[in-house]
RNA sequence: GGGCCGUUAGCUCAGUUGGUAGAGCACCUGCUUUGCAAGCAGGGGGUCGCAGGUUCGAAUCCUGUACGGUCCA
Numbered sequence: 001g002g003g004c005c006g007u008u009a010g011c012u013c014a015g016u017u018g019g020u021a022g023a024g025c026a027c028c029u030g031c032u033u034u035g036c037a038a039g040c041a042g043g044g045g046g047u048c049g050c051a052g053g054u055u056c057g058a059a060u061c062c063u064g065u066a067c068g069g070u071c072c073a
Stems, first nucleotide, its partner, number of pairs: 001072007010025004019056001027043005049065005
């Protein structure tokens, strides 16, 4: 320098065909307990790496770019 893969909640990851962003764990509140844990009920949290483009509409398609992994030179 080039190819491929990845980047989405605090963490690990889904999100198929473009149509209001989700799960588990964690966190907060309540119930339960003498107390803790577990359990049960409810709740908060996101510019989808970044910048543009296409579109009525983009996490998703296109271009550029940053970072990480891997292969080639």